[in-house]
Order: sequence, then C1' cells, then structure tokens
RNA sequence: CACGACGACGCGGGAGAGCUCACCGGCUCAGGGACGAGCACGGUGGCGCCGAAGGGGCAACAUCCCCGGAACCUCUCAGGCACCCAGACCGCGUCCGUCUG
Repeated sequence: CACGACGACGCGGGAGAGCUCACCGGCUCAGGGACGAGCACGGUGGCGCCGAAGGGGCAACAUCCCCGGAACCUCUCAGGCACCCAGACCGCGUCCGUCUG
C1' cells in the first nucleotide's frame, strides 16, 4: 500500500409459521346484586405449526481405528408463529483490529 481473508462497530435491506383452545389475572361495557358480553392486554398449560439467533447431525475428503469434517441441507433442544423487536445472510462505510500478499 491492497485487488485479499476474517473480525468489530455503524447504516440500509432481510423470510417463515396460530387474530388457535382451556384456565388464572387485568381492563372495558352492562346490571341493584349475582349471572353476563367483550379485548391484537399479561401469565400458565394443551394442540397445531415455522426455521434464518444459538445448538445438534452428515457427504466428499482425511485417518490403521477412534477422533475430525460444510451449507440457506437436515433436526427442532433452545427460539419463534399481527405490528414493533429480534433475525441467518447480503450491500455500503470506518484514516478500526488481526492475518495474508
């Protein structure tokens, strides 16, 4: 110095799947009271579902064996199923860091 690789940070983009059922609580409405009607409200559980935080599995390859071994594939432990948030990944940037040349 960089046409490179990885990372950090910032900005932008960024999918899927429940307005489900029960119970408890909260709130609103109505009522003299009890009973009652309702809600994109909170929680717990059931059933159904999604894959793109994280995590697990493996083909080639490698190895005497064990071990190792990628993904947007696969599993669904975790997470999620209006919007927001989050989000793998992608793009741009930084007198940024490590490595490489």
This is a predicted structure of a 101-nucleotide RNA (Glycine riboswitch aptamer) from Friedmanniella luteola. The sequence is in RNAcentral, with records from Rfam and Ribocentre. Lineage of the source: Bacteria > Actinomycetota > Propionibacteriales > Nocardioidaceae > Friedmanniella. Its mean pLDDT, the model's own confidence on a scale to 100, is 75.